Transfer RNA from candidate division WOR-1 bacterium RIFOXYA2_FULL_41_14, 74 nucleotides, folded computationally. The source organism's lineage runs through Bacteria, Bacillati and Candidatus Saganbacteria. The RNAcentral record of the sequence draws on ENA. The prediction has a mean pLDDT of 80.
[in-house]
RNA sequence: GUGCCAGUAGCUCAACUGGAUAGAGUGGCGCCCUCCGAAGGCGUAGGUUGCAGGUUCAACUCCUGUCUGGCACA
Numbered sequence: 001g002u003g004c005c006a007g008u009a010g011c012u013c014a015a016c017u018g019g020a021u022a023g024a025g026u027g028g029c030g031c032c033c034u035c036c037g038a039a040g041g042c043g044u045a046g047g048u049u050g051c052a053g054g055u056u057c058a059a060c061u062c063c064u065g066u067c068u069g070g071c072a073c074a
Base pairs, nucleotide, nucleotide: 001073002072003071004070005069006068007067010026011025012024013023019057028044029043030042031041032040050066051065052064053063054062
């Protein structure tokens, strides 16, 4: 330099062939339970879907550019 893959909550990951309010586990916080804690139960906050544009009535999803990481080739 070229090609491919990945980037979504603090972390690990879903989200169907473009369609309903972007969710789960774990972690954080609060409450219940307990003599206290752990475990368990309930609740709650947390997101510019890497970034910038484009297509569309509608984009995490499609297209273009770009950034980061990984792999292969040179």
RNAcentral records the identical sequence in 4 taxa.
Its Rfam family is "tRNA". Rfam classes the family as a transfer RNA.